[in-house]
Context: one part of a larger RNA
RNA sequence: UGACGGGGGCCCGCACAAGCGGUGGAGCAUGUGGUUUAAUUCGAUGCAACGCGAGGAACCUUACCUGGGUUUGAACUGCGGAGGAUCGGUACAGAGAUGUUCCUUUCCCUUCGGGGACUUCCGUAGAGGUGCUGCAUGGCUGUCGUCAGCUCGUGCCGUGAGGUGUUGGGUUAAGUCCCGCAACGAGCGCAACCCCUGCCCCUAGUUACCAGCGGUUCGGCCGGGGACUUUAGGGGGACUGCCGGCGUCAAGCCGGAGGAAGGUGGGGACGACGUCAAGUCAUCAUGGCCUUUAUGUCCAGGGCUACACACGUGCUACAAUGGGCGGUACAAAGGGUCGCGAAACCGCGAGGUGGAGCCAAUCCCAUAAAGCCGUCCUCAGUUCGGAUUGCAGUCUGCAACUCGACUGCAUGAAGUUGGAAUCGCUAGUAAUCGCGUAUCAGAACGACGCGGUGAAUACGUUCCCGGGCCUUGUACA
Numbered sequence: 001u002g003a004c005g006g007g008g009g010c011c012c013g014c015a016c017a018a019g020c021g022g023u024g025g026a027g028c029a030u031g032u033g034g035u036u037u038a039a040u041u042c043g044a045u046g047c048a049a050c051g052c053g054a055g056g057a058a059c060c061u062u063a064c065c066u067g068g069g070u071u072u073g074a075a076c077u078g079c080g081g082a083g084g085a086u087c088g089g090u091a092c093a094g095a096g097a098u099g100u101u102c103c104u105u106u107c108c109c110u111u112c113g114g115g116g117a118c119u120u121c122c123g124u125a126g127a128g129g130u131g132c133u134g135c136a137u138g139g140c141u142g143u144c145g146u147c148a149g150c151u152c153g154u155g156c157c158g159u160g161a162g163g164u165g166u167u168g169g170g171u172u173a174a175g176u177c178c179c180g181c182a183a184c185g186a187g188c189g190c191a192a193c194c195c196c197u198g199c200c201c202c203u204a205g206u207u208a209c210c211a212g213c214g215g216u217u218c219g220g221c222c223g224g225g226g227a228c229u230u231u232a233g234g235g236g237g238a239c240u241g242c243c244g245g246c247g248u249c250a251a252g253c254c255g256g257a258g259g260a261a262g263g264u265g266g267g268g269a270c271g272a273c274g275u276c277a278a279g280u281c282a283u284c285a286u287g288g289c290c291u292u293u294a295u296g297u298c299c300a301g302g303g304c305u306a307c308a309c310a311c312g313u314g315c316u317a318c319a320a321u322g323g324g325c326g327g328u329a330c331a332a333a334g335g336g337u338c339g340c341g342a343a344a345c346c347g348c349g350a351g352g353u354g355g356a357g358c359c360a361a362u363c364c365c366a367u368a369a370a371g372c373c374g375u376c377c378u379c380a381g382u383u384c385g386g387a388u389u390g391c392a393g394u395c396u397g398c399a400a401c402u403c404g405a406c407u408g409c410a411u412g413a414a415g416u417u418g419g420a421a422u423c424g425c426u427a428g429u430a431a432u433c434g435c436g437u438a439u440c441a442g443a444a445c446g447a448c449g450c451g452g453u454g455a456a457u458a459c460g461u462u463c464c465c466g467g468g469c470c471u472u473g474u475a476c477a
Stems, first nucleotide, its partner, number of pairs: 001477002003474003007471007015461002019425005026316008034307002042053002064302007077125008088103002091100003107116003128291002131289003137285002139280003142276001144274001149188006155164003168179003194268004199236006209225002213223003239262001242256005318418001322377007334365003339358002344353003384415001389410007431453007
């Protein structure tokens, strides 16, 4: 100087408390451990691995296994030699890769010697490797932590390590600001500048809108309008600016006015010096090592989907604030030409036929659902719950056996609110309800977004956890 303390002081955070809803019990989905296996490819492992890399494993992907091939190679560059245009197609064998056969085609320049582009074969230098090392690395990322800290120049103090500044008194979300002070300044962080959202104005008016006027097939449909909604570009607005009180005449705090919004309005992006030899050699790049008829490469099939078991994360429930049936209302944000696909018709349905319209504020996906109205059920393993299984189908795709999703009929399991323990959340939040997108031929209960309905509680900081500043002890560095 740090680190640590079941030392002290001050202060924060859904840290506790106060509340609401869960997990832990059940079934299923998914990831992991373990076990099994020819293989169940690899990585990630307290917080900070475990619906993680994977934003989508039937083949492909694929890195694994078995078997069949291949060795200048599937892709790329150069050199030497030999040959030919290349490409394309047919038939046969084969699981295919591939092999054999046949057909078609016969480049450009030329001084006729040859040269050039492309391509096949042979040789050669190289190539290739998701092989090892993340403890050789770059890059990127997680984490402490959006915590308020981390430092520097000069000066001063100290033999020196170092200290001071950065401590102190107040204050703040903040090393935020004020005051004081052997310090005076400065940098990286904080804040602001950026984006979305909340109010108003201006500009603009189609595909969006419709107040008033006219028409109307009653649909903004038509004429029309430029007001409103909205769209998307610009601007205004909030700064403790004003008033009162407190405070050191300060910074600021409390209350009030006005205001759409009030003291950082709400949300996002943004992550200091560093820590964990944290993670990644399998995104990529890369040193070294290893491999070279194989650890490269092509192909078929299998596996990554196994299953006594254990754990994590979710979904669905155990019901009446509910379940079934009928009627009826209101979104936002997205996507669409190898695409979205309307009306109409067929089918109980998944879906099929059909093709209008749309490169989309125009058309389509597309009925939002919870809600509201009416009605049945009356506390039961049930009209709760839907696992499992049988049969029959639909769709995608070369192909759904291993191993897809969905539909109909039948079947109807566990489950009656979950031990110890444990998680999230402070407001348009939790809870609850549906909708969309990426990936994608198909395949979400996951992920990422969107809106609808919409709470309870916070006395307080003694305690648990994590953190900041000062101080104290130390046999630790």
This is a predicted structure of a 477-nucleotide part of an RNA (small-subunit ribosomal RNA, 3' major domain) from a metagenome. The RNAcentral record of the full RNA draws on SILVA. It matches the Rfam family "Bacterial small subunit ribosomal RNA". Rfam links the family to the GO terms ribosome and structural constituent of ribosome.